[in-house]
């Protein structure tokens, strides 16, 4: 160089052929509970979904392109 994949909460991830407020687990924070700790329980924080930009009445989803990571193949020594 050329193809495919992926990228959504700190982590690991779902998100159902565009449609009602963007969610689960773990983690953290408070609170109960305990003599302290752990276990449990109830709450609660924490995202503008990799970036711009189109399409649409409406975008996590669809379309360009540009970012990072991974795979593969070609080049070159």
């Nucleotide at each position: 160089g050329g193809g495919c994949a992926u990228g959504u909460a700190g982590c690991u991830c779902a998100g159902u052929u565009g449609g009602u407020u963007a969610g689960a687990g773990c983690g953290c924070u408070a609170c109960a509970u305990u003599c302290a700790c752990a276990u449990u329980g109830u709450a609660g924080a924490a995202g503008u979904c990799g970036g711009a930009g189109g399409u649409u009445c409406g975008a996590g989803u669809c379309c360009u392109c540009c970012c990072a990571u991974g795979c593969c193949c070609a080049c070159c020594a």

Predicted 3D model of a 77-nucleotide RNA (transfer RNA) from a Parcubacteria group bacterium. The RNAcentral record of the sequence draws on ENA. The organism belongs to Bacteria candidate phyla, within Bacteria. Its Rfam family is "tRNA". By type it is a transfer RNA. About the family: Transfer RNA (tRNA) molecules are approximately 80 nucleotides in length.